[in-house]
Context: one part of a larger RNA
RNA sequence: UGACGGGGGCCCGCACAAGCAGUGGAGCAUGUGGUUUAAUUCGAAGCAACGCGCAGAACCUUACCACCUUUUGACAUGGGUAUCGCGGUCUUCCGAGAGGAAGUCCUUCAGUUCGGCUGGAUACCACACAGGUGCUGCAUGGCUGUCGUCAGCUCGUGUCGUGAGAUGUUGGGUUAAGUCCCGCAACGAGCGCAACCCUCGCCCUUAGUUGCCAGCAUUCAGUUGGGCACUCUAGGGGAACCGCCGGUGACAAGCCGGAGGAAGGCGGGGACGACGUCAAGUCCUCAUGGCCCUUACAAGGUGGGCUACACACGUGCUACAAUGGCAGUGACAAUGGGUUAAUCCCCAAAAACUGUCUCAGUUCGGAUUGGGGUCUGCAACUCGACCCCAUGAAGUCGGAAUUGCUAGUAAUCGCGUAACAGCAUGACGCGGUGAAUACGUUCCCGGGCCUUGUACA
Repeated sequence: UGACGGGGGCCCGCACAAGCAGUGGAGCAUGUGGUUUAAUUCGAAGCAACGCGCAGAACCUUACCACCUUUUGACAUGGGUAUCGCGGUCUUCCGAGAGGAAGUCCUUCAGUUCGGCUGGAUACCACACAGGUGCUGCAUGGCUGUCGUCAGCUCGUGUCGUGAGAUGUUGGGUUAAGUCCCGCAACGAGCGCAACCCUCGCCCUUAGUUGCCAGCAUUCAGUUGGGCACUCUAGGGGAACCGCCGGUGACAAGCCGGAGGAAGGCGGGGACGACGUCAAGUCCUCAUGGCCCUUACAAGGUGGGCUACACACGUGCUACAAUGGCAGUGACAAUGGGUUAAUCCCCAAAAACUGUCUCAGUUCGGAUUGGGGUCUGCAACUCGACCCCAUGAAGUCGGAAUUGCUAGUAAUCGCGUAACAGCAUGACGCGGUGAAUACGUUCCCGGGCCUUGUACA
């Protein structure tokens, strides 16, 4: 100087407390461990691995396994020789296919000094080489997680100290903040904080079609004429600063209350992540040193596997019902997508009203299984989704323990998108309905500043 303490002081955070809804019990989905397997490819491992890489494993993907094949190679550059198109359609034979053999039709490269001369392409040959999702993330770059959006981390000059270092950065207040004020052997500065950026909330203005309709006509209908006031759209601007008033404070920084205002003390949300820590993660995104393989650890194919199942854990979905189930009636969104389109299409559910069920393993719950179909796709056996009929399991609110959330939040309800032939209870977004509680900081967890002890570095 740090680190640590079941030392002290001050302070903060859904950290506790106060509340709401859950998880842990059930069934299923999904990931992981384990076991099994010819293979169940590989990675991720407390928080910060486990609906993670995977924005989607039937083939492909695919890296794994079995078998069948190839060896200058599926891909690149260079040399020699040969050919002049390359390529594509269809057919036959062998084969699981890769591949091999034969035929048919379409097409007949560009430049040119007309020399296979140049370019380009294909085939063959030999070699340099290709190739490797092989190893090392403890050789690395890049990217990322985490402490943590925590308020810290440093430097120059000066001063103090033999020195390591200290000071500044400590102190008194204050703040979300090393934010600001005051003081001070310090005076200044940098990276962070904040602001500048995007978006939502109010107003003005510009523009008025595909949008809108107050008044005037018109229609079943903003449908048409007309209009651009309103809504809206998308460009520009304004608006909030403790600016005003009162109180408080040290005449400060600030804090409390009030007025006005769409908005009030950082207005809400996002992007943005200091010096560093964890030899954190990734050599399987990519790049890359070294090592290793080179008739194989490379390459092609068929089939299988990644989907196994005594079990254990994580994350979710659906429930156990009457604040409900079922039947009927029945409105109102936003994001986004469809090549273009404010035009057309995809477009809600909960809510509300009426009836019924009457507390039961039920008109709850829907697993499982049998049968029949639809769709995608060469192909749904291993192993897809959906529909119909039948079946109707566990489950009556969950032990110890444990998670999220402070407001348009939690909870609840549906909708959209990416990837995708097909496949979501996942992910990322969107709107509808819309709470309860916070006395407080003693305690648990994490963090910041000062101080103290130390046999630790």